RNA sequence: AGAGUUUGAUCCUGGCUCAGAGCGAACGCUAGCGGCGGGCUUAACACAUGCAAGUCGAGCGCCUCUCUUCGGAGAGGAGCGGCGAACGGGUGAGUAACACGUAGGUUACCUACCCUCUGGUGGGGGAUAACUGAUGGAAACGUCAGCUAAUACCGCAUAUGGCCUUCGGGUCAAAGACUUCGGUCGCCAGAGGACGGGCCUGCGUCCCAUUACCUAGUUGGUAGGGUAACGGCCUACCAAGGGGACGAUGGGUAGCUGGUUUGAGAGGAUGAUCAGCCACACUGGGACUGAGACACGGCCCAGACUCCUACGGGAGGCAGCAGUGGGGAGACUUGCGCAAUGGACGAAAGUCUGACGCAGCCACGCCGCGUGUGUGAUGAAGGCCUAUGGGUCGUAAAGCACUGUCGAGGGGGAAGAAGUUCUGACGGUACCCCUCAAGAAAGCACCGGCUAACUCCGUGCCAGCAGCCGCGGUAAUACGGAGGGUGCAAGCGUUGCUCGGAAUCACUGGGCGUAAAGCGUACGCAGGCGGUUUAUUAAGUCGGGUGUGAAAGCCCAGGGCUCAACCCUGGAACUGCGCCCGAUACUGGUAAACUUGAAUACGAGAGAGGAAAGCGGAAUUCUUGGUGUAGAGGUGAAAUUCGUAAAUAUCAGGAGGAACACCAGUGGCGAAAGCGGCUUUCUGGCUCGAUAUUGACGCUCAUGUACGAAAGUGUGGGUAGCAAACAGGAUUAGAUACCCUGGUAGUCCACACCGUAAACGAUGAAUGCUAGUUGGUGGAAAAUCUACCUUUUCACUGACGAAGUUAACGCAUUAAGCAUUCCGCCUGGGGAGUACGGCCGCAAGGCUAAAACUCAAAGGAAUUGACGGGGGCCCGCACAAGCGGUGGAGCAUGUGGUUUAAUUCGAAGCAACGCGCAGAACCUUACCCAGACUUGACAUCCUAAGAAGUUGGCAGAAACGCCUUCGUGCUUCCUCACGGAAGAACUUAGUGACAGGUGCUGCAUGGCUGUCGUCAGCUCGUGCUGUGAGGUGUUAGGUUAAGUCCGGCAACGAGCGCAACCCCUAUCGUUAGUUACCAGCAUUUAGUUGGGGACUCUAGCGAGGCUGCCGGUGAUAAGCCGGAGGAAGGUGGGGACGACGUCAAGUCCUCAUGGCCCUUAUGUCUGGGGCUACACACGUGCUACAAUGGUAAUUACAGAGGGAAGCUAAGCCGCGAGGUGGCGCAAAACCCCAAAAAUUAUCUCAGUUCGGAUUGGAGUCUGCAACUCGACUCCAUGAAGCUGGAAUCGCUAGUAAUCGCAGAUCAGCAUGCUGCGGUGAAUACGUUCCCGGGCCUUGUACACACCGCCCGUCACACCAUGGGAGUUGAUGGUACCCGAAGUCGUGACCCUAUACGGGAGCGCCUACGGUAACGUCGGCGACUGGGGUGAAGUCGUAACAAGGUA
Repeated sequence: AGAGUUUGAUCCUGGCUCAGAGCGAACGCUAGCGGCGGGCUUAACACAUGCAAGUCGAGCGCCUCUCUUCGGAGAGGAGCGGCGAACGGGUGAGUAACACGUAGGUUACCUACCCUCUGGUGGGGGAUAACUGAUGGAAACGUCAGCUAAUACCGCAUAUGGCCUUCGGGUCAAAGACUUCGGUCGCCAGAGGACGGGCCUGCGUCCCAUUACCUAGUUGGUAGGGUAACGGCCUACCAAGGGGACGAUGGGUAGCUGGUUUGAGAGGAUGAUCAGCCACACUGGGACUGAGACACGGCCCAGACUCCUACGGGAGGCAGCAGUGGGGAGACUUGCGCAAUGGACGAAAGUCUGACGCAGCCACGCCGCGUGUGUGAUGAAGGCCUAUGGGUCGUAAAGCACUGUCGAGGGGGAAGAAGUUCUGACGGUACCCCUCAAGAAAGCACCGGCUAACUCCGUGCCAGCAGCCGCGGUAAUACGGAGGGUGCAAGCGUUGCUCGGAAUCACUGGGCGUAAAGCGUACGCAGGCGGUUUAUUAAGUCGGGUGUGAAAGCCCAGGGCUCAACCCUGGAACUGCGCCCGAUACUGGUAAACUUGAAUACGAGAGAGGAAAGCGGAAUUCUUGGUGUAGAGGUGAAAUUCGUAAAUAUCAGGAGGAACACCAGUGGCGAAAGCGGCUUUCUGGCUCGAUAUUGACGCUCAUGUACGAAAGUGUGGGUAGCAAACAGGAUUAGAUACCCUGGUAGUCCACACCGUAAACGAUGAAUGCUAGUUGGUGGAAAAUCUACCUUUUCACUGACGAAGUUAACGCAUUAAGCAUUCCGCCUGGGGAGUACGGCCGCAAGGCUAAAACUCAAAGGAAUUGACGGGGGCCCGCACAAGCGGUGGAGCAUGUGGUUUAAUUCGAAGCAACGCGCAGAACCUUACCCAGACUUGACAUCCUAAGAAGUUGGCAGAAACGCCUUCGUGCUUCCUCACGGAAGAACUUAGUGACAGGUGCUGCAUGGCUGUCGUCAGCUCGUGCUGUGAGGUGUUAGGUUAAGUCCGGCAACGAGCGCAACCCCUAUCGUUAGUUACCAGCAUUUAGUUGGGGACUCUAGCGAGGCUGCCGGUGAUAAGCCGGAGGAAGGUGGGGACGACGUCAAGUCCUCAUGGCCCUUAUGUCUGGGGCUACACACGUGCUACAAUGGUAAUUACAGAGGGAAGCUAAGCCGCGAGGUGGCGCAAAACCCCAAAAAUUAUCUCAGUUCGGAUUGGAGUCUGCAACUCGACUCCAUGAAGCUGGAAUCGCUAGUAAUCGCAGAUCAGCAUGCUGCGGUGAAUACGUUCCCGGGCCUUGUACACACCGCCCGUCACACCAUGGGAGUUGAUGGUACCCGAAGUCGUGACCCUAUACGGGAGCGCCUACGGUAACGUCGGCGACUGGGGUGAAGUCGUAACAAGGUA
C1' cells in the first nucleotide's frame, strides 16, 4: 500500500466482498509446563444455608462462673451510655439532567473524628433500662407495679467570646474516668486550618421535525414561611410574562468521565477489569436519628412475592462473599487467613473486617519455556505418484553417541516482619544441590483466483462446498478420502461485534449536462457574505507568562522479578479551559469621508411583453335559391356513411364559431410558463447616449408569497372545425389498436380551483478574470458635403475553435475553464416517489416521505462485432430471359415410421436421406436364435512332449469330438560309428502374466472430411493516435474476377490468401518413328508386305498471348471500349490448389488414442435367421405417357479404359440368355467394342405395333448353396400412366438436352458412382424484387450475438408488508373519587417537678387504588391490496433496429 466482482473487451460511476488490528467472548478439534492478569455482557429474575459491623469494663449499674493470700483478681452475659454503622463492598434499573466533564463563583453555606490557638470545666436535681413480682400471646413481642447507676437527662450560676438586636438590650455552656500521683485521656464555648460536602454559573454532552409550538407556580415583583444556605423551594397578593427553528415541547435510546480500541491523522466505535463522579438497594411513598442518610445487611405505610402459624397474627428482602434454581451460546470454591495493606472501636492489649492478602477452577487473554541434540544412504521397509526409467515422504526413521529445560525421587530452603521480643494464610511454595531416564509432551486450518501451498482415487448438477467471484451434469488442483505441500503453533479454526481499508457523508477529503443529484420561475423577511480611505476599539486572531488539566494508562529514560508479560521510579505529554500582559496586518464594532458596485433624473430607440375594447378578410361547416345528374366519399384494397326526398360538383345570398396563410427568420419580447391579423386606450420591463444626483443603499436566500403549458374540476355561457369516451366498418388467429365513417365531453369566453410536465440548455443565481474567427438583431460614435461602405464601441442572440477542462461524448467570454459568495440537491439497484402520519384540494390528486424484504449488480460514455420489416455501392444461374426436369404414374434405391427374436450401427436444414456401402444369398456381419470354447480365433514369454504334415472311419446341422494310417525332415556340437544333446520354424498339452472387445464417450483427442467459399478477405512489425478497449495502415476517389491495380493520405513496409508458378486441352516448330501412320513408289483380299519419316498420332523439348500494337475514353494513372494481326484476346477453356476462422459440424464402426466398462463373456467358433419385413410418409433416380416417336431391315463414325484363377477371336449349336471351341494377347500388337445418327419400309393418334409394371410357365449363368433373397433369357400376361396442384431443382457453350461406351467394387449381382466420347441448342432487357455474400455508413437495451433480448396479466409455491369489523396489552397526561404512613399547622382536654413540653382529634399535602373521556406505541385478526422471490406453466408481443403505428 491494495485486491476480486457489472463488459466480448474498455474507461468511468457505483455498490457488495476480502486481506489488517482488536474482544469480559462463545462454539468445534486438540492440549506438556510456568508467570502475570481476567472471569453472568442474558433475568435490576427468584433465592436454601453460612459468613460480610461492630467495639469500648479506662462512662454506668446488675447477674453468672473461676481463682483467691479473703484485700481482691480474672473471665463471661444481657442492658443503659459513647463512637461507628452515611465508610468499605455490589449493581447500572432509572437518568438526555448542572447527572457527568471542564473552568469558575459561594459577601448565600455546613463539616463528627484530626491539627493549631483562646478561655472554661462551679454548684444542684429528678428519672429510667437492666433487675424483681404479676400478667397477655402459639410465636414475634408485650403490658402493669416496684428498685437502681452514669461521660444518659434537666434547671441554677458564670460568659473572654459567640448568636440575635429596634443598638437600649436580650440570650447561650460543661462530665468525668484512669493513674506508677509525674500525669494521661476526656468535656464545654469560641477562632483558625485541614478533610469532606451542599448550592449557583459559562461551555461541552446521542437519534427523530413523519414531535412545532410549549408554559399557570408558569415568568417577574412585594411580603412572609422554610433551609446549613441562595432561590417559586413553599404560601398570599400584584403584573403578564417566560421558553422556542442557534430546535422548545414530545418520543426513542443511554449511567457520565479518565480511558479502551481502531486510524497516518482528522475522525469513528466503545465506557468490562483499574480509578473519579452519579444513581439505585424487592416495587412505590415517607420521615426519624445523626456532623453527615431520607440510610443495601435501620424504621413506618402501601403493593407483589415467599415462609411460619394454634388462623388471632407474625417474619423476610444476596445489584456484599461463597453458593442454588432459572434464563442463556455463554462465565469459577458454600476454600485459607487477618501474616501484610487499609478500616471501625479501644488508653492499650486486643476484638471485628467475604475490604484485603492468598489459594482453588477455566488455554479466557498476554508473555516465556519445552516436546530433544549431533551423527547417520542401502537413499531400508511402507505409503503415495509414475512416462515403469524412476520420483517423493527423506537424514526423516532405524542404528550409534550425547544433553537434561520439563518430569520423577532425595536433600537444603527463603525474602515478604514494618518492630529489639513475638507474629507467615500463601508454603516445605519460589529457588539451590544430587540421582534417574529421550523417557510422559503436536495439533489445527488451509492448498481455483483474491491468497502462501498439487497430485491420485471416489462421486457424477447427486452428495456436497461457498467470504466474493463461483465449483459439481464421468478425466473436479473448488465436493469426500489419501499422499504431498503451505501457514500458525499449545494452540488452530469458525461465528458474532468494533474500527480500518471506505475519499462509500468527503473539516482534512467527494459530487450534481448525459452515471444518483439544480427547486418550473421569480420576488423577498430572517440568516450567510460583502467596494475604497482614515481614526479608534481590541470581540475574533496572534505572541508571552501564569493557574489548572487527579492517579493509573499511552510515549521516553532508568530500575526490579533469570528474560518477557508484569511491576517500580522519574520525565514528557494531556492538542483543553480560566486569568494577566502585549501586538493590531486581516475580520468584526464605533465614528467620519469617497465613488468605481447599486439606484435616480434627462434625451432617444426596438419589440408576437401584458390587459381591455372594437374592426377585418381567406377557409371549413350549416342554410336558402339556381345550374346539373348518378354517383360521391374513403382506402393498401374495401366497407360502414351520404345520395333520385337530387347528393358530390358548381354559382349567388345568408348564419355562426374558431383560428389568423404569405410576411416568418437558430428573428424579436418576457422571470419562467409563454406571446403572432389590424386599430385604439391603459401598462411592465429592456437597450443606447451624455451630463448630473444619492453615497454601498449590494449579492444570495431556509420558512414565506406570487406567477405557472396541457389535461382535469365547479358555476354560467358558447360550440364552425377538430376530437378522448362511445358506435359502426375494415384488418387480423384474435384486434377492446394502428386505417375508415360518425360522434359526446373537451377544445372557446367569464369567474373560481388545480399546481403538475422530457416545466430541458436534462446545465441555480451573482461578480471578476482568461486567444481568436465568422453570422444575426437593436442602438451610438469617428471620417466623408451627404448617403452607401469602412472602423470602433455597448446590449442581446447563433456557428466554429485555442489554452484549459472532462470518464468519454463534449464545453469552450452565453464555460461544463480559473476563482469568490449564497441557496437547492445526491450517496448501489429494486421495493417506491409507494405505505403510514401530517398539510393542501370540491374531487382527481399534489407536497412531505420511510421500512421489512430482495439482488450483486443497476448505470454512463466510448470500442469491436453481430443484427435491422435502416441507408448507399457491388457481386453470384440470386432474380429476370430461356431450355430441360422434380412434385402426379409404375418401378429402383435411401430414409422416417411401424413391425420384428433381430429387422446391427452411424449420418439429420442448406452441409442426413443411389450417404459410410467401389456392390448383405453363406462369408461380409457388427444384430437375433441355438449349439460350443475359456491363456482363448490373434501377439510375446515359460515348462513338457512331438518335425511339420498326412490317410481313412464314426457321431453331429456344423463348430467340435473319438479312433486310425503314413511320416521322421533343417542347422550346430560330441562321437570312428551306433547314438545322444542343443537350437530355429511349426504342432499339442499346461501354468500365469496377458490376449480380445465394430462395448461407452467425436462434448477428452490425433488424423481425415464437410460447410460458409475459390467468397476476397484475415493479419503482423515499426511508427502515429487514443487514459483505454482500440484506431490508423485495410478508410475516402477511380478500377478490377480479386485488399487487382492507380493516384491520394500519419503512415511505411511485410505475411497468409487473390493472381502466377503445376497438370490436361486448343496452334505451330523441332527431335524420335514401333505395336501407330500411308502422300508419292512397288505389292496385296487386307498398311498385308517392301519402303517412307511427309501427314495423322504418340511423347519429350520448345515457340506462342504480354492490353504487346492502333484509335477513343480516363486524371497525362490504373484501367475500360473498339480495332488490327492471330489457332487462340484481355485470368483462352478445364483441373489440382481452399487464408484467419465458424459450426463443441461429421467420424472412437477405416485407422490411431486418453479415460471408463466386460473377462467361462460385451471375447471366440459354428449352423440357421435377420440387415431384403410393409398400412404409410419423404428424398434421389430410372422408364414412360409417344409420330422430333415405336417397330423391322440395311449402312457407318468414337474416346477413354480393362484383361492371366483374366479378356477371349474365328467356327459350330441354341429363338435367346448361353453352350461348345480354343486362335491370339501380360497388350499403341490380341480381345472386350458402340448407340443415337443416316437410308428404306411400316404403324396413323388409339391406353395404341405407346408404355412396360405385375403375374404364370420354361430356362441360362455364377456359386458348397439362388426358399427366405441374385442377375439374365424365351413364351405368355399387358397394370398405372395421355406431360403432372401448391411448390421446387439444374444449366450461360462444346454448356443444357440427348446417345451410348468403359472402369472400380465383384464368383454372381447397377436404373447408383467415377470417367469417356457422339449429336448438339435457346436466352441474358436489366438489378426493382427473392436468396446468399462483400465493402462503407447508421441505430441498438443484442455479445450463446434476432432462432437475440424482453414486458404485463393469469395459474402455483413461499416470504415480508399496508388496510381491516374488532379484540388484547403497555404507556402518558387531564379531571374527579378514596386517601395509608408521615412532616407541617391547629388543638378540646389531660399529664408532669419544670418547660418555649406532651397530646386524642381535625386540617393541608400525598403513595397505592378506583372511575371517565382522550393521546401514543405494540400483538392478534375473517377478509382484502399491492410487492418480492421461485431451470424448463398459460395468453399475447409492449420496449430494444424506422422493433414493424418512432
Molecule: small-subunit ribosomal RNA
Organism: metagenome